Small-subunit ribosomal RNA, central domain from a Sphingobacteriales bacterium, 346 nucleotides, folded computationally. The source organism's lineage runs through Bacteria, Pseudomonadati, Bacteroidota, Sphingobacteriia and Sphingobacteriales. Its mean pLDDT, the model's own confidence on a scale to 100, is 86. The sequence was found in a public genome assembly.

[in-house]
Context: one part of a larger RNA
């Protein structure tokens, strides 16, 4: 290379947008680049292959043919691909009218709880645990009440719910903004799919500058436990967690399942539309779940939300360890990230 694979055995990029490239709906005309057919030239000889012949045979040698799958020229064919032009509407998009949601950004705002402070009531304990102790407390704690301040998170609703490309998103209100779905079939007329590089987004932790700091809590300190206890349990507690701006760019970033299109039995529940007089029943489109036919699968299982049947494009895999290491390079303030071997060994 061919071939085989990627839910769980090695293997789907964290996600999107999109450049080059690859691939691409129905119909018609032209063309003839690809494609197909014929003819001519060339494709040295030897060798290989086939059939004969010569040495007594063979090796060897000679003759003829075939092959040389290619290239060039030329004549034709026009289904398919391409190219150029025309037409179309079912793909895609637009418009109009509805509708849905924790989609996003910013601002304002609410109550419960917690902590702290002040005052009041009140007196000896509180707290914590398996049991304790450290800790707090007669300088009046804990408890109860009133008032004030602060920060963070939003009980119930709440769901097998919903939205978002993924990460993710939940008190309420407003402003701005993005998207999906449905109906109509009015408009454009293939404008599409995928996407190496590239760009953008990307939980938590971490980093920089400035704020903020109630609760929680790495580190740290103490008390226990224990043979020990650098832990699990308890009392404290700093970064951090929160906000603004700028970095970092990784996760079991998981459905461990790339994106798109078409096709292939049913049952049941559910979200949002539509249609109908209608809360019922049934239907239809788009989502979210469960169970299954065919089929697939090593099995577990998947099964119209495919891991089935096919097509297109991208990414990735090729025994375990060494190793996601070394070296080099790029990026980063750093931490580190990305790319990514080999010797050796089994």
């Nucleotide at each position: 290379c061919u071939g085989g694979g990627u839910u769980u055995a090695a293997a789907g990029g964290g996600a999107g947008c999109g450049u080059a490239g690859g691939c691409g709906g129905u119909u018609u005309u032209a063309u003839a680049a690809g494609u197909c057919a014929g003819u001519g030239g060339u494709g040295a000889a030897a060798g290989c292959c086939u059939u004969c012949a010569g040495c007594u045979u063979a090796a060897c040698u000679g003759a003829a043919g075939a092959a040389u799958u290619g290239c060039c020229a030329u004549u034709g064919a026009a289904a398919c691909u391409g190219u150029a032009g025309g037409a179309c509407u079912c793909g895609a998009g637009u418009a109009u009218g509805g509708u849905u949601g924790a989609g996003g950004u910013c601002a304002c705002u609410g109550g419960a709880a917690u902590a702290u402070a002040a005052c009041a009531u009140g007196u000896a304990g509180c707290g914590g645990u398996g049991a304790a102790a450290u800790g707090c407390u007669u300088a009046g704690a804990u408890a109860u009440g009133u008032u004030a301040u602060a920060g963070a998170a939003c009980a119930c609703c709440a769901a097998u719910u919903g939205c978002g490309a993924a990460g993710g998103c939940a008190g309420g209100u407003g402003a701005c903004u993005a998207a999906g779905c449905c109906a109509u079939a009015a408009c454009u007329g293939a404008c599409g799919c995928u996407g190496a590089g590239g760009c953008u987004c990307g939980a938590a932790a971490g980093c920089g500058u400035g704020g903020g700091g109630a609760g929680c809590a790495a580190a740290c300190a103490g008390g226990a436990u224990u043979a020990g206890a650098u832990a699990c349990c308890c009392u404290g507690g700093u970064a951090g967690u929160c906000c603004a701006c700028g970095c970092c760019c990784u996760a079991a970033a998981c459905g461990u399942u790339g994106a798109a299109u078409a096709c292939u039995c049913g049952g049941u529940c559910u979200u949002g539309g539509c249609g109908a007089u209608a809360u019922a029943c049934a239907g239809u489109c788009a989502g979210g779940g469960c169970c299954c036919a065919a089929g697939c699968g090593a099995a577990a299982g998947c099964g119209u939300u495919a891991a089935g049947u096919a097509u297109u494009c991208c990414a990735c895999c090729u025994g375990g360890g060494a190793a996601g290491u070394a070296c080099g390079u790029u990026c980063g303030c750093a931490a580190g990230a990305a790319u990514g071997a080999a010797a050796c060994u089994c």